[in-house]
RNA sequence: CCAGAUGGUCGGAUGACCGCGGUGCCGGCUUGCCGGCAUCGAGGAAAGUCCGGGCUCCAUGAGGAUAAGGUGCCGGAUAACGUCCGGCGGGGGCGACCCCAGGGAAAGUGCCACAGAAAACAAACCGCCGGGGCCUCGGCCUCGGUAAGGGUGAAAAGGUGCGGUAAGAGCGCACCGCGCUUCCGGUAACGGCGGCGGCAGGGCAAACCCCACCUGGAGCAAGACCAAAUAGGGACGGCCGUCCGGGGGUUCGCCUGCCGGAAGACGUGUCUUCACGUCGUCGUCCGGGUCGGUCGCGUGAGGCGCGGGGUAACCCGCGUCCCAGAGGAAUGGUCAUCCCAUCGUGUCCGCACGGUGGACAGAACCCGGCUUACAGACCAUCUGGCAUA
Repeated sequence: CCAGAUGGUCGGAUGACCGCGGUGCCGGCUUGCCGGCAUCGAGGAAAGUCCGGGCUCCAUGAGGAUAAGGUGCCGGAUAACGUCCGGCGGGGGCGACCCCAGGGAAAGUGCCACAGAAAACAAACCGCCGGGGCCUCGGCCUCGGUAAGGGUGAAAAGGUGCGGUAAGAGCGCACCGCGCUUCCGGUAACGGCGGCGGCAGGGCAAACCCCACCUGGAGCAAGACCAAAUAGGGACGGCCGUCCGGGGGUUCGCCUGCCGGAAGACGUGUCUUCACGUCGUCGUCCGGGUCGGUCGCGUGAGGCGCGGGGUAACCCGCGUCCCAGAGGAAUGGUCAUCCCAUCGUGUCCGCACGGUGGACAGAACCCGGCUUACAGACCAUCUGGCAUA
C1' cells in the first nucleotide's frame, strides 16, 4: 500500500431571524386568555410489537395431575428471558474468523415423491460362478450360489487394501469408521491413551410421540379520584286531582298520579258532532352513570466519572447530575460560514470559483433484549498478500 475479519463511537457544527410544546416567575385585563423573561424539549434504532419483566385490575387456601403453548449440548450472568458471556461438539474459510432449531431414532406409531429388483420383515434387473438339459458350437432353457462389478436414486445394510474362494462375502487380517468400556484430564458438556466386539442400530422428531424444565388471565382504552347540563331513580313537603278494570304492596282496615279504558277540561287544525296532542306541577335534599377534569406520569433494574473484582457477560463501592412528556400528539423553517461527497470551469498543480447532494427515521406507562431500516465518517485490535529498510 492492497484485500479482508472482529469490536466500538458518531450520525453534521456555529451564528442570525421567524415559529412550536412543557414548566416557573412577572405584568395586563374581558378571569381564562394575551404579552414578556428564564429554563427544558426525540433515537440508535423512538420502528416491528417478536420474547422477558416492572406496575395495575380480575381470578386464586396449599400442593399435585391433565390439557394447551414454549424451551432443549455444558457452565455462568441476570429481576427475568427464546437474551448475553465463556467453553464443548459439528460444518465452512489459506487465515483473522464465521455459521448451527445442537435432548431421545435398541418405547411405540408413521413417512421416505420420481426412478429402481428392492426404501428396511429385505430383495436380485444386467452381471459373475457351479450342476443339469438342448443345439446350427455360438448361445438358449432350467435349478442353485453370490452381492465384488454395472444400473436407479437425496439415500442401497460400514470404507480401502491384502488374503481367501467355483464366484463371492467381516469369511480371515491390517488401517480408518462405529459400539461398549478400564484408567487419566476437566465442575460439566466432552477429550486422550489402552482394551474388547466383526458390525448390530439407513434417514426424518421444524411428523406424532417420549423425557426434563417453564407458563393463571387481561392490559395505561390497566386502574383510582372529583364531577356539569338534560333525562331518569329515591326521600320529604306545598298546591291541584272524576269513574271503571288490571297489576303491586298490606298490619286485611285499606294504600297505590304503576298500566289500560271511559268521561271531562285545555291547546292546534279559519268552523264542526271530525282529527291530533297534553292532563300533574313546584320546591329542597340524596345517590349512580355520561360529557369533562385530576392522578397514574417519570428518582429510574437511571446517566456520567473514578476505583476494585471477574477471561467475559456482569457485579460492588465512592462521587456527581436530574435529563421531554401529551393530548390525536410540540421538538421545525430560511439564510450565512464551515465540514464531507460528487460534477463543471479555470489553474502558477498548491488550489480557486460555481452547481448539486448529505441517510434511516418521530417518544405516548416504563425497563431489559431480539429483529429489521440506515448516506457517510472515525477509532482500536487482528489476518492474508506485495514492496522497501